Predicted 3D model of a 74-nucleotide RNA (transfer RNA) from a Bacilli bacterium. The coordinates come from a structure-prediction model, not an experiment, and the mean pLDDT is 80. Rfam family: tRNA. The family's RNA type in Rfam is transfer RNA.
């Protein structure tokens, strides 16, 4: 240089046939429980869905491009 896959919460990932308030589970906080501490139960925080236009009545999902990272080829 070419192609190909990825990018979603602190951390690991679903959600991608476009539909309504964007989600689990670990982790932090607070509670309950125990004499304590762990372990368990509750609960509450944390998102410009990697940036830009753009298509649509509506994007995380679709389209160009950028940027990042893995990869195959040379």
């Nucleotide at each position: 240089g070419u192609c190909c896959g990825c990018g979603u919460a602190g951390c690991u990932c679903a959600g991608c046939u476009g539909g309504a308030u964007a989600g689990a589970g670990c982790a932090c906080u607070c509670g309950c429980c125990u004499u304590c501490u762990a372990a368990g139960c509750g609960a509450a925080u944390g998102g410009u869905c990697a940036c830009g236009u753009g298509u649509u009545c509506g994007a995380a999902u679709c389209a160009c491009g950028u940027c990042g990272u893995g990869g195959a080829c040379a």